[in-house]
RNA sequence: ACGCGUGCUCCGGGGUCGGUGAAAGUCCGAACCGGCGGUGACAGUCCGCGACCCAGCCGAAGCCAUCGGCUGGUUGAACCGGUGGAAUUCCGGUACCGACGGUGAAAGUCCGGAUGGGAGGCAGUACGUGU
Numbered sequence: 001a002c003g004c005g006u007g008c009u010c011c012g013g014g015g016u017c018g019g020u021g022a023a024a025g026u027c028c029g030a031a032c033c034g035g036c037g038g039u040g041a042c043a044g045u046c047c048g049c050g051a052c053c054c055a056g057c058c059g060a061a062g063c064c065a066u067c068g069g070c071u072g073g074u075u076g077a078a079c080c081g082g083u084g085g086a087a088u089u090c091c092g093g094u095a096c097c098g099a100c101g102g103u104g105a106a107a108g109u110c111c112g113g114a115u116g117g118g119a120g121g122c123a124g125u126a127c128g129u130g131u
Base pairs, nucleotide, nucleotide: 001131002130003129004128005127006126007125008124009123010121011120016030017029018028019027031109032108033098034097035049036048037047038046044096045095053073054072055071056070057069058068059067060066078094079093080092081091082090100112101111102110
């Protein structure tokens, strides 16, 4: 220095202007945002993963609740044209999607669970180990 293993740490964006109204960052008009891996070439919309939600089982003597663990389920949305060897990924055009609870009024953008969880990382770091 590189490879491998283990631990720890880190890592998610977006409501601005106008309208209606008693009341809206929730409605209407315009605006803004896009986790992770893969892919012949760069992806919110392809193939998967994670998150949210649901169920079952296990644990804290029993039941309910709650919390934790494991397993399973659910899990949104794109077309047309162009370039090219290759693109539902680039360029042009026009669309579409976005958990749960809360709220003077319906939320991808506000508040909350969450100082949480978590995929994955040619991110950092420590230790071990191999060359």